[in-house]
């Protein structure tokens, strides 16, 4: 102290649903609380990296980061 890997253990996220309030045509999204399917990046990034969704006669300037992808990073057996 670097690199692999992700067993304990500490902390940490929170899909689905459900409850009460919001924002939008729509997709989807915000806030609180509840559950808890999961995640070792389930943290950030959305025209200008590939997908998707939603919208149109046709076209994203609108969405999705829990699809792949790029970035940076806790802990530790070994």
């Nucleotide at each position: 102290a670097a690199a692999a890997u992700g067993a304990a253990a500490a902390g940490g996220c929170a899909a689905c649903c459900c409850a009460u309030g919001g924002a939008g045509a729509a997709a989807u999204u915000c806030a609180u609380g509840g559950u808890u399917c999961g995640c070792a990046a389930a943290a950030c990034u959305a025209c200008a990296g590939g997908g998707c969704c939603u919208g149109u006669a046709a076209a994203a300037u609108g969405g999705c980061a829990g699809c792949c992808a790029g970035u940076u990073a806790c802990c530790a057996a070994u």